[in-house]
Predicted 3D model of RNase P RNA and transfer RNA as a complex of 478 nucleotides. The coordinates come from a structure-prediction model, not an experiment, and the mean pLDDT is 76.
RNA sequence: GCAGAGGGCCGGAUGGCCGCGUGAGUGGCAACACUUGCGAGGAAAGUCCGGACUCCAUGAGGCAACGGUGCCGGGUAACGCCCGGGCGGGGCAACCCGACGGAAAGCGCCACAGAAAUCAGACCGCCGGCCCCCGGGCCGGUAAGGGUGAAACGGUGGGGUAAGAGCCCACCGCGCCCCUGGCAACAGGGGCGGCACGGCAAGCCCCACCGGGAGCAAUGCCAAAUAGGAUCCCCAUGCGGGCCGGUCGGCGUCAGCCGAUACCGCCGCCAGGCCGCUUCAGCCGGGAGGGAUCGGGUUGGCAGCUAGAGGCGUCUGGCAACAGGCGCACCAGAGGAAUGGUCAUCGAACCCCGCACUACGGUCCGGGGGGAACAGAAUCCGGCUUACAGGCCCUCUGCGCAU
RNA sequence: GCUGCUGUAGCUCAGAGGUAGAGCACUCCCUUGGUAAGGGAGAGGUCGAGAGUUCAAUUCUCUCCAGCAGCACCA
Numbered sequence: 001g002c003a004g005a006g007g008g009c010c011g012g013a014u015g016g017c018c019g020c021g022u023g024a025g026u027g028g029c030a031a032c033a034c035u036u037g038c039g040a041g042g043a044a045a046g047u048c049c050g051g052a053c054u055c056c057a058u059g060a061g062g063c064a065a066c067g068g069u070g071c072c073g074g075g076u077a078a079c080g081c082c083c084g085g086g087c088g089g090g091g092c093a094a095c096c097c098g099a100c101g102g103a104a105a106g107c108g109c110c111a112c113a114g115a116a117a118u119c120a121g122a123c124c125g126c127c128g129g130c131c132c133c134c135g136g137g138c139c140g141g142u143a144a145g146g147g148u149g150a151a152a153c154g155g156u157g158g159g160g161u162a163a164g165a166g167c168c169c170a171c172c173g174c175g176c177c178c179c180u181g182g183c184a185a186c187a188g189g190g191g192c193g194g195c196a197c198g199g200c201a202a203g204c205c206c207c208a209c210c211g212g213g214a215g216c217a218a219u220g221c222c223a224a225a226u227a228g229g230a231u232c233c234c235c236a237u238g239c240g241g242g243c244c245g246g247u248c249g250g251c252g253u254c255a256g257c258c259g260a261u262a263c264c265g266c267c268g269c270c271a272g273g274c275c276g277c278u279u280c281a282g283c284c285g286g287g288a289g290g291g292a293u294c295g296g297g298u299u300g301g302c303a304g305c306u307a308g309a310g311g312c313g314u315c316u317g318g319c320a321a322c323a324g325g326c327g328c329a330c331c332a333g334a335g336g337a338a339u340g341g342u343c344a345u346c347g348a349a350c351c352c353c354g355c356a357c358u359a360c361g362g363u364c365c366g367g368g369g370g371g372a373a374c375a376g377a378a379u380c381c382g383g384c385u386u387a388c389a390g391g392c393c394c395u396c397u398g399c400g401c402a403u
Numbered sequence: 404g405c406u407g408c409u410g411u412a413g414c415u416c417a418g419a420g421g422u423a424g425a426g427c428a429c430u431c432c433c434u435u436g437g438u439a440a441g442g443g444a445g446a447g448g449u450c451g452a453g454a455g456u457u458c459a460a461u462u463c464u465c466u467c468c469a470g471c472a473g474c475a476c477c478a
Base pairs, nucleotide, nucleotide: 001399002398003397004396005395006394007393008392009391010390012346013345014344015343016342017341018340020039021038022037023036024035025034026033027032041374045385046384048383049382050381051380052379053215054214055213056212061244066211067210068209069208070207071085072084073083074082075081086100087098088097089096090095101206102205106204107203108200109199110198123146124145125142126141127140128139129138130137131136132135154172155171156170157169158168159167173195174193175192176191177190178189179188180187181186219303220302221301222300229294230293231292232291233290234289238269239268240267241266246261247260248259249258250257251256274286275285276284277282296477297476298475311328312327313326314325315324316323317322350369351368352367353366354365356363357362404474405473406472407471408470409469410468413427414426415425416424421458429445430444431443432442433441451467452466453465454464455463
């Protein structure tokens, strides 16, 4: 110098004037005015995961169902995220990528082609025998070779054979057992087995682990308004029995045993709740209460609401993710929704012209034009994913040149 | 803001791993004096986009895009 790899940061600047939202202060009965502070992002986005918070359900265990996650270890409030490691794949390398448990538990699928797609099977071929018109036919053996296919019941080499074949042997692959290292995933070594074991689990499924539901339009309070409505549904509690576990009580030889207990599901029994009726039984009617649908009304205010699993700096522990200590500052809270407009100066991309150099890819200098990517909080956090003109910094790799 | 669903021919919809159809519409022919109806033949698909799983994806999985619908409070 060229080509790359990993990580971090910025992403228009400064000032004047006018304006918007909001905290505090002052003045004012109030409306409001003035002063002062603060006022979008790395993704505020998609809403794809995980939480906080609130309400509902519940007894705040399991088994069943449904959904999710999926190599191992760690981090974390938690995660499908992050860090470290293993294995597999890509790259000369720095480094990158991986939905990466189980296909010898079972079911299912594998189109077309092909002899055959998994209880096997034979089109061409190869080999042996028989027949005959010398080109074939029939019977048997075989699966090495050809052909089909995405995939053909281990691969390569040798022996062996009529031809062949794990038929036999060596190595590789696969499986089982043992030893060593490692917390583990796994790795290394040794022995045995002659192959029995094709692929798909982002098909069902099995195994392990996790998960109650809804979401700030949650939820609570105040105010206003009405046809203060209609229709339909529920309105029945208790007792006993039958699984494990938990809890409580008792016993205990400390292994455990006995009893009670709420929920859900099933079966059975008796009896009678807020009012009324009556044949004193029927669960019949009604009311309160609860729910659903329709109709009607309102489009107001307050809380939730922003100081936090937060930020910055520094030290300590850790390979790291991260954790802990100390110090510092307070950093949007709108709610149909503020965070803007304009002027001046400066300005990166990019475009044009001129000059010089060139390794012909471009580069330096001067002048003119030009005028900044994706995007915009809505209860709040931790992640992931997606969009993003361009610029800066650090570390590393390969090649070339010079010393 | 939150939640759910959909995307296949010009329109309305099937298809749920094996190379995509139906009805209407369109084009041509027959029929008619002509039109409609009827009959026959035909054309027309990036299966919303991009990745992945698989031998193979409209179908399974993930990401993105577009569209539609629902959810306020009171009594």
It holds a member of the Rfam family "Bacterial RNase P class A". Gene Ontology terms of the family: tRNA processing, ribonuclease P activity and dimeric ribonuclease P complex.